[in-house]
RNA sequence: UAAGCAGGUCAAGUGGUCGCAGGCGCAGCGUAAGCAGCGCUUGAGGAAAGUCCGGGCUCCACAGGGCAGGGUGCUGGGUAACGCCCAGCGAGGGUGACCUCAGGGAAAGUGCCACAGAAACAUACCGCCUGACCUUCAGGCGUCGUCUAGCGUAGCGGGCAUGCCCAGCCUAGCGCGCGCAGUUGGGCGAUAUCUGCAGGUCGGGUAAGGGUGAAACGGUGGUGUAAGAGACUACCGGCAGCCGGGUGACCGGCUGGCCAGGCAAACCCCACCCGGAGCAAGGCCAAAUAGGAGGACGAUGACGCGGCUCGCUGAGUCCUCGGGUACGGCUGCUUGAGGCGGAGGGUGACUUCCGUCCCAGAUGGAUGACCACUCUUGACAGAACCCGGCUUACAGGCCUGCUUACCGA
RNA sequence: CGGGAUGUGGCGCAGCUUGGUCAGCGCGCGUGCCUUGGGAGCACGAGGCCGGGGGUUCAAAUCCCCCCAUCCCGACCA
Repeated sequence: UAAGCAGGUCAAGUGGUCGCAGGCGCAGCGUAAGCAGCGCUUGAGGAAAGUCCGGGCUCCACAGGGCAGGGUGCUGGGUAACGCCCAGCGAGGGUGACCUCAGGGAAAGUGCCACAGAAACAUACCGCCUGACCUUCAGGCGUCGUCUAGCGUAGCGGGCAUGCCCAGCCUAGCGCGCGCAGUUGGGCGAUAUCUGCAGGUCGGGUAAGGGUGAAACGGUGGUGUAAGAGACUACCGGCAGCCGGGUGACCGGCUGGCCAGGCAAACCCCACCCGGAGCAAGGCCAAAUAGGAGGACGAUGACGCGGCUCGCUGAGUCCUCGGGUACGGCUGCUUGAGGCGGAGGGUGACUUCCGUCCCAGAUGGAUGACCACUCUUGACAGAACCCGGCUUACAGGCCUGCUUACCGA
Repeated sequence: CGGGAUGUGGCGCAGCUUGGUCAGCGCGCGUGCCUUGGGAGCACGAGGCCGGGGGUUCAAAUCCCCCCAUCCCGACCA
């Protein structure tokens, strides 16, 4: 310098004028409710959003037991609590800074694994090996019948056969041996038996190979075997046991052929957690009427405490029709697990102490308009009981730490 | 403000529990037959990536998470 990674922070700024809403003070009108004025002060967000989690607060037994149901899911910690955060472990990705992970249990059980495939978890389609039987062919050794001159042998030569050589096979021309009148030898036919190759049927072994699939019964090499196989062996992977380290997840070593498919964001098992409803909760005041009619349940316990049940409470509750108040007032309401600064503890999330500050609170719902100047011309977006998180949306600017590549000293 | 439900061709809906070749039904639309023509009828066909994105899985309309859109309910007194 370029490309990137992680974290934090800001969310156009300054001045003036006039408004709007809350609070405080002053003084005015009014019997009062209230109305108008002046001054000071405060007045949207990092997400106020989605309402996805967790808590506070309120009511219902100040919240109970069991079952059912729901949630979470590596380990340790933080916290009021969490599905959040921090630190670590493991797996995967990246050259790296670093990122991602609903990441317990598939050796408790059940279920599913479409199509294909023999078989989806214990099976055998092809293949390989093997036993028995059958068939065909070839050969050997016998027996019988018939025929007769040659038969055997591959040393040489020739051929298969190809540039050459070797081995093999075929061939009887040469060589060598036997035979030449039937007894031997040879050919043909029949029959019996044996061997071999091939095929078929039935049976057994095998899980190496082929093929199917997302996934095929640990992987690769070797030994071994009829063929094979962790059957055996070397290395690698997994699992179990033991030992050592660590709080733990886990890591390292040794031993053992122990070799076990995947899915739990399927049921389930294990561990831990969870009562329900919600500020239209809830409390007080005021006004008004037809303080109504019909029906259901109810001290043999209704209703309520989310479901069932136990238990608690103890007299009304629910539905329909009709009516009224007038979109009534006050409260809950904003001081809070609060912000900022400093010191201490902790790797960190966070926490303890001290000082200091008050920082929206509306209920038709305020936060705006205009002018001037500057710049980089300004994104997503508006509180409604409160808080801690997560998720989603978002123009850009700034800061800190780190990585990789190149250049220079 | 609080609570809940739904989203699948043009319209109305199934399928979601128990994941698979599962994308279906009715109406509508197109073409052809029938008719003089239209309707009805018959036959054939087109039209969807299941609201959007991500994850689990061999495989997602279906299971899980995050968004988006639409719809419904909720004042007080008696």

Source information: Two RNAs folded together computationally: RNase P RNA and transfer RNA, 487 nucleotides in total. Rfam match: Bacterial RNase P class A. Its family is annotated with tRNA processing, ribonuclease P activity and dimeric ribonuclease P complex in the Gene Ontology.